[in-house]
């Protein structure tokens, strides 16, 4: 000079990413209330269990039928703020809350690790997760962006163009440490 899934700091990609956010869709004319018929002995407190408490023939639940009629979780979002593995799934483990208490689940919310995706956009009666034709991810096809290799024409070079791969453990810059000369 070269090697290296080596450090550290600045950086780039763009309908780039994530938070929080008036509002808005969707949830839903649902759930629940109330009244009428009409059943007739159970019912309520996320879900089941076991308990306590209330409500219940002055009429539980169930069904129809009218009347009023909601919310979380997920979704978009002016617009502000942090950002460039931004971030987003997936598995696993992990402490905590919950409107009667226990226990066990579901969700939901804190932190870890391990693996998957370069970014965005489109299309899929593929699959998943979802109440959902939403929306995510995962796949497949596609366009497109950036970057780095090949290759080949151009050109003095810088770099240009087109092809055709790679992935973000990348790429660009500057320092650095190891090895090794």
């Nucleotide at each position: 000079a070269g090697u290296g899934a080596g450090g550290a700091u600045a950086g780039a990609g763009g309908c780039g990413c994530a938070a929080a956010a008036a509002c808005c869709a969707a949830g839903a004319g649902u759930a629940c209330a109330c009244a009428a018929u009409u059943u007739g002995a159970g019912g309520a407190u996320a879900a089941u269990g076991a308990g306590a408490u209330c409500c219940g023939g002055u009429g539980a639940u169930g069904a129809u039928u009218g009347u009023g009629a909601a919310a979380a979780g997920g979704g978009g979002a002016a617009u502000u703020u942090g950002c460039c593995g931004a971030a987003g799934c997936u598995u696993c483990a992990u402490a905590g809350a919950a409107a009667c208490u226990c226990a066990u689940u579901c969700g939901u919310c804190u932190u870890g690790a391990a693996g998957c995706u370069g970014g965005u956009u489109c299309u899929g009666c593929u699959g998943u997760u979802g109440a959902a034709u939403a929306a995510g991810c995962a796949c497949a096809g596609a366009a497109u962006u950036g970057u780095c290799a090949u290759a080949u024409a151009g050109g003095a070079a810088a770099c240009u163009a087109u092809a055709u791969g790679g992935a973000g453990g990348g790429c660009u810059a500057u320092c650095u440490c190891a090895c090794g000369c």